The RNA shown here (c-di-AMP riboswitch aptamer (ydaO/yuaA leader)) has 136 nucleotides and comes from Geomobilimonas luticola. The prediction has a mean pLDDT of 77.
RNA sequence: CAGGAACAGCAGCCGAGAUUCGUCCACAAGGACGGAUGCGGGGGACCCGAUCAGCAGGGGCGUACUCUGGAAACAGAGGGAGAACUUCCAAUCUCCAGCCCGUCAGCUAACCUCGUAGGCACAUGGAAGGGCACGA
Numbered sequence: 001c002a003g004g005a006a007c008a009g010c011a012g013c014c015g016a017g018a019u020u021c022g023u024c025c026a027c028a029a030g031g032a033c034g035g036a037u038g039c040g041g042g043g044g045a046c047c048c049g050a051u052c053a054g055c056a057g058g059g060g061c062g063u064a065c066u067c068u069g070g071a072a073a074c075a076g077a078g079g080g081a082g083a084a085c086u087u088c089c090a091a092u093c094u095c096c097a098g099c100c101c102g103u104c105a106g107c108u109a110a111c112c113u114c115g116u117a118g119g120c121a122c123a124u125g126g127a128a129g130g131g132c133a134c135g136a
Base pairs, nucleotide, nucleotide: 009132010131012120013119014118018037019036020035021034022033023032024031025030038116039115040114041113042112043111048106057104058101059100060099061098065078066077067076068075069074079096080095081094082093083092085129086128087127088126089125090124
């Protein structure tokens, strides 16, 4: 390098919501508080943008929006989001909620500040490329 045969395991998901250190409670699992790192969000200059009138506020997290019909529920269409290592193609299924600020915030370097929850159990096919483990 070529050919043949045999074998061919494991990985959780949505979400920013994790890792680690110290103290305390437990003395197991884990929890509380504080710190650091990581991740996520908000405020905040020059420049740029905006600057009027009417309506009625305006804004933030998040995929969670738009149009049409409808009193509404909802339906249709468009668009958006998730589906088990990642990407691409195809198929199928599901979701488009909820909450917050309080008359106030465009972008925004420095800077300031907040969060680090909660809830679940899918397993489709093909191609390419990876991680761990085992063996050689």